[in-house]
RNA sequence: GAAGUUGGCUGGGCAGUCGCGGCUUUAUUACUAUUUCGAUAGUAUUGAAGUGGAGGAAAGUCCGGGCUCCAUAGGGUAGAGUGCCAGGUAACGCCUGGGCGGUGUGAGCCGACGGAAAGUGCAACAGAAAAAAUACCGCCGAUGGUCCAGAAAUGGAAACAGGUAAGGUUGAAAUGGUGUGGUAAGAGCGCACCGCGCCAGUGGUAACACUCGGUGGCAAGGUAAACCCCACUCGGAGCAAGACCAAAUAGGGAAACAAUGGUGUGGCCCGCACUGUUUCCGGGUAGGUUGCUUGAGGAGCGUGGUGACGCGUAUCCCAGAUGAAUGACUGCUCUCGACAGAACCCGGCUUAUAGGCCAGCUUCCACU
Numbered sequence: 001g002a003a004g005u006u007g008g009c010u011g012g013g014c015a016g017u018c019g020c021g022g023c024u025u026u027a028u029u030a031c032u033a034u035u036u037c038g039a040u041a042g043u044a045u046u047g048a049a050g051u052g053g054a055g056g057a058a059a060g061u062c063c064g065g066g067c068u069c070c071a072u073a074g075g076g077u078a079g080a081g082u083g084c085c086a087g088g089u090a091a092c093g094c095c096u097g098g099g100c101g102g103u104g105u106g107a108g109c110c111g112a113c114g115g116a117a118a119g120u121g122c123a124a125c126a127g128a129a130a131a132a133a134u135a136c137c138g139c140c141g142a143u144g145g146u147c148c149a150g151a152a153a154u155g156g157a158a159a160c161a162g163g164u165a166a167g168g169u170u171g172a173a174a175u176g177g178u179g180u181g182g183u184a185a186g187a188g189c190g191c192a193c194c195g196c197g198c199c200a201g202u203g204g205u206a207a208c209a210c211u212c213g214g215u216g217g218c219a220a221g222g223u224a225a226a227c228c229c230c231a232c233u234c235g236g237a238g239c240a241a242g243a244c245c246a247a248a249u250a251g252g253g254a255a256a257c258a259a260u261g262g263u264g265u266g267g268c269c270c271g272c273a274c275u276g277u278u279u280c281c282g283g284g285u286a287g288g289u290u291g292c293u294u295g296a297g298g299a300g301c302g303u304g305g306u307g308a309c310g311c312g313u314a315u316c317c318c319a320g321a322u323g324a325a326u327g328a329c330u331g332c333u334c335u336c337g338a339c340a341g342a343a344c345c346c347g348g349c350u351u352a353u354a355g356g357c358c359a360g361c362u363u364c365c366a367c368u
Stems, first nucleotide, its partner, number of pairs: 001364010012333007020053001022051006029044006055339001059350002062348005067238004074270004079234005084098005099113001100111004114229002119227002121223002131175001136168002138164003143161002146157004176194006195218001196216004200211004242290004252281006261275004297316002300313005
């Protein structure tokens, strides 16, 4: 200097003129309540002043909860989710660290990571053969049989029966690998080394790793993001939840079942509680207040831990709209501006993202 990788910050700025919505203070007017008739409190309109006002993802609605209701009853089953170990957290399918596997020269990145000896299924085509599977080309033909020579012993020939899976074919994958002995030819058939399984020892909380250790010729391969088995976890509905106030109407009509019944916030069964439940037609209202923002909250400092994070201290208040608030215009400036707008709240994951800045680490090139 170039390229890469990991983490973090920002997401136009300044000034002016009008304009929105929350909160606080204050003034005028009106109404209500109380009143010692002086006033006080509350609400509403209209002004003034002060102060605050969208995100790193507010998106997706994919997980986990807080909160509200069913509800002062539970248990089982089906179903669903997760799936190495140890921690963190309110909890999680999240995060941190570690192990193993894959990938990259590397820094790093990814993992749907329990079980194939419980069972079932699948692997097109090719190939002889795809799971207690296999003989197409080959090799042998010792043993049994056939033929030739021979008196016989024996020798020879073919390759029938038979043996074989070392060589070759096919495939993503062919039943450990190399060497050697042996054999009719071969084969862990034997042996040596490597590999693999089991045991022991050592290290580690563990997953797991290591070894001049011991032992076994050594399992009938792959696939569970196929069904399945195993372990652990799991009520439901949702702020349009729910609570209160006001107003209006037709406490209307018809039908079905009914205690051996019916109803009760996922299905089914048992249990428990209650005593009616369901369907159709028709009518009225849908307005206001609350829930609604002080939180598993944030910055700083100290401290424990490899880390996620915890503990202590002490400081700050940081949107609450409801047809939906932060907009319009002007001037200057600049790195010329991406993805994009809360609607009960919070912790995550995933997706989108122009440009700029900071720090750590890796590789390459050149010079010293």
A computed fold for a 368-nucleotide RNA from a Gammaproteobacteria bacterium, annotated as Bacterial RNase P class A. Model confidence (mean pLDDT): 78 of 100. Rfam family: Bacterial RNase P class A. Its family is annotated with tRNA processing, dimeric ribonuclease P complex and ribonuclease P activity in the Gene Ontology. It is annotated as a ribozyme. About the family: Ribonuclease P (RNase P) is a ubiquitous endoribonuclease, found in archaea, bacteria and eukarya as well as chloroplasts and mitochondria. The source organism's lineage runs through Bacteria, Pseudomonadati, Pseudomonadota and Gammaproteobacteria. The sequence was found by an Rfam model in a public genome assembly.